Context: one part of a larger RNA
């Protein structure tokens, strides 16, 4: 892991409230007691208890009371409409473990543990070999005598080198090891604060600790075994058959409150027949969207003109000038969540109708309180974020079915079955892959299949301008004269700078637009003529493209591939597509009719027919199947029960079950009761493999 087998809303009480039943202004017993066919049952007992009247803190009064100085006012009752109460079952609640299972942990004047390891006590044991060479001492030599020096002796050291022993630096392997801490190789210490054998002493808020919160039997920031004790757990996990009808929430306030919890909002079931909702009409109040500049800000220009600043004048006073800042006013053009002369749409309240709908509203029982993405108005942020926060709609959640290659939240569109029928949506229609053709265009990027910006890409509109009296381009010729125009300079001759910018001859020809030289020369241009022969320029606005495009494994409209298209606009005609819609059948809920049988006259159950339904998590109701026993009744078995093995029909499900085998002594239907009542899950338990 798998197979079997076990494994979770359970009993008592009180409380509520629904269904049932028996009595009814009443209802009931409890212990006890008697009888009895004695685990039960039948009488018996009214002590008590609910109820039939309330208010007040009481005293108290009483259909009224309290409060109050009141006949006042309010508060709580009464009435027109009085139902309890005791049984039996079903929901929920509270007390008890209360659905199961799970801690770490807390207490015990309960107990084992120092054969591990920690420190101490008593008593033993063990340290191969080298080395080094203290004090003493002793000769010598010194010294007035000491000192002192020298050579011997000597043999001290938490001394040195390195066995055993003890330790455990470093690295390798080992990591289901050989091994729940080791093994190789290196490494420390190795006469000491050494190592060790044996006995024995100290323990659980206590020991022992050269201290490391280490040790205290592989366990230690408080061992272990037992008991309280099923601690307790707002957390995780798990919580076993079936169908049916409805179907949420992820919000608000408040919470030592934020992954819990109360009420509210939203689900359901039951009661309820008209309060309630929709929708239209009628009345309303706003200041949003937008607009506006009348107010308050902000923020340009301009004209005026207070005030200043410079600057000129000036003994002072009085001037003057201003390409400077600048208030008010005035004009002309912006602007705003905390501006507003204005102001919708929508929403919102109230009434009223007509026509839907079946709701308010009362009570049981819930669940929900972690939302998520998209479009829209908005707030934070960077007009960032599969960011966050409000607001409104949708969609998932709790939704399967087409599309969007794949893809909770897009788009289409709500899945009662069942058909090898038939329309469509949304998207498609060269092949993969169902189904396609016509017309008109665009696009040469494989554009479709990334921006800002940038470019004689090309297609379409349209304003101008030049043109046969000859454009634009291209050739080929002129492009001159006074004159080097004045100045200026070293020079200045069209072309350093300055100021003019004439005026002649012309078909034109600047006192020159670049280049260019020291300056001059030189080259082109402007502008004219002549070849040439028919269109050539500028401007705006579109369509569709170009380039901007650089990432690490091989690339990619999904592929393969497709260019008058299998890209892209237009148009139009067909078709393909879904669990959507229709058809044919057949199941069910729900309301209406009709009709049968039952009825406690309220209905109830069945049949039919027609309408509108039948997605579904948490949940809420409802209606079954099955298991094991009990009472009643009836029925099978040795001519073969249960149990097991195959299994034909069956029934919407859970399920029944002929019929054969095997087994070898017992079991079933009906109706009613009562439950240790249903397994795939709990890193569930227990055994097999």
């Nucleotide at each position: 892991g798998u197979c079997u087998g076990c494994g979770a809303g359970u009993u008592a009480u009180c409380g509520u409230u629904c269904g049932u039943g028996g009595c009814a202004a009443g209802c009931c017993u409890a212990a006890g007691u008697a009888u009895u066919u004695c685990u039960g049952a039948u009488a018996u007992g009214g002590a008590g208890g609910c109820g039939a009247a309330g208010c007040g803190a009481a005293a108290g009064c009483g259909a009224g009371u309290g409060u109050g100085a009141c006949a006042a006012g309010c508060g709580c009752g009464a009435c027109a409409u009085u139902a309890g109460u005791c049984g039996c079952g079903g929901g929920c609640g509270a007390u008890a473990g209360a659905c199961c299972c799970g801690a770490a942990g807390c207490g015990g004047a309960g107990g084992u543990g120092a054969u591990c390891u920690a420190g101490c006590c008593a008593u033993g044991g063990c340290c191969a070999g080298g080395u080094u060479g203290a004090a003493g001492c002793u000769g010598c030599a010194g010294u007035a005598a000491c000192a002192u020096g020298u050579a011997g002796u000597g043999g001290a050291g938490g001394a040195c080198c390195g066995a055993a022993c003890c330790a455990g630096u470093g690295u390798a392997c080992g990591u289901u090891g050989a091994a729940a801490a080791g093994u190789g190789c290196u490494u420390g210490g190795a006469u000491g604060a050494g190592c060790u054998g044996u006995g024995g002493c100290u323990a659980g808020g206590a020991g022992u600790g050269a201290a490391a919160g280490g040790c205290u039997a592989a366990u230690c920031a408080a061992a272990c075994c037992c008991c309280g004790u099923a601690a307790u757990a707002g957390c995780u996990g798990g919580u076993u058959c079936u169908c049916u009808c409805c179907g949420a929430a992820a919000u608000a306030g408040c919470u030592u409150u934020a992954g819990g919890g109360c009420u509210a909002g939203c689900g359901u079931c039951a009661g309820g027949c008209a309060a309630g909702g929709a929708u239209u009409c009628g009345a309303g109040g706003g200041g949003u969207a937008g607009a506006g500049c009348a107010c308050u800000g902000a923020a340009u220009g301009g004209c005026u003109u207070a005030g200043g600043g410079c600057c000129c004048a000036u003994a002072c006073c009085c001037g003057g000038g201003u390409a400077c800042c600048a208030a008010a006013a005035c004009c002309a053009a912006u602007u705003a969540a905390a501006c507003u002369c204005c102001g919708a749409a929508u929403a919102c309240u109230c009434g009223a109708a007509c026509u839907c709908c079946g709701u308010a509203c009362u009570g049981g029982c819930a669940g929900u309180c972690a939302g998520a993405c998209c479009g829209u108005g908005g707030g934070a942020g960077a007009u960032a974020a599969c960011u966050u926060u409000c607001a409104u709609g949708g969609u998932c959640g709790a939704a399967a079915g087409g599309g969007a290659a794949a893809c909770a939240a897009c788009c289409c569109a709500g899945a009662u079955c069942g058909c090898c029928g038939g329309c469509u949506a949304a998207g498609g229609u060269g092949c993969c892959c169902a189904a396609a053709c016509u017309g008109g265009a665009u696009u040469a990027a494989g554009u479709g299949g990334u921006a800002a910006g940038g470019a004689u890409g090309u297609g379409a509109a349209a304003u101008u301008g030049c043109a046969u009296a000859g454009a634009c381009a291209g050739u080929g010729a002129g492009g001159a004269u006074g004159u080097u125009g004045g100045c200026u300079u070293a020079g200045a001759g069209g072309c350093a700078g300055c100021c003019a910018u004439c005026a002649u001859u012309u078909a034109a020809a600047c006192a020159u637009a670049g280049c260019g030289u020291a300056a001059c020369a030189g080259c082109u241009g402007a502008c004219u003529c002549a070849u040439c022969g028919a269109g050539c320029g500028a401007u705006u606005u579109u369509g569709c493209g170009c380039c901007g495009a650089a990432a690490a494994u091989g690339a990619u409209u999904g592929g393969c591939g497709a260019u008058u298209a299998a890209a892209u606009c237009c148009a139009g005609u067909a078709c393909c597509g879904a669990a959507g819609c229709c058809g044919c059948g057949g199941a069910u809920g729900c309301a209406u009719a009709u009709u049968a049988c039952a009825u406690u006259c309220g209905u109830g159950u069945g049949a039919u027919a027609u309408g509108c339904g039948u997605g579904g998590u948490a949940g809420g109701a409802g209606a079954g199947c099955g298991u094991u026993g009990u009472c009643u009744g009836u029925g099978c078995g040795u001519u073969g029960a249960a149990g097991c093995g195959a299994a034909a029909c069956u029934g919407u499900a859970a399920g029944g079950g002929a019929u054969c085998g095997u087994g070898g002594a017992g079991c079933g239907c009906a109706g009613a009761c009562a439950a240790g009542u249903g397994a795939g899950g709990a890193u569930g338990c227990a055994g097999a493999c």
This is a predicted structure of a 689-nucleotide part of an RNA (large-subunit ribosomal RNA, domain II) from a marine metagenome. Rfam family: Bacterial large subunit ribosomal RNA. Its mean pLDDT, the model's own confidence on a scale to 100, is 85.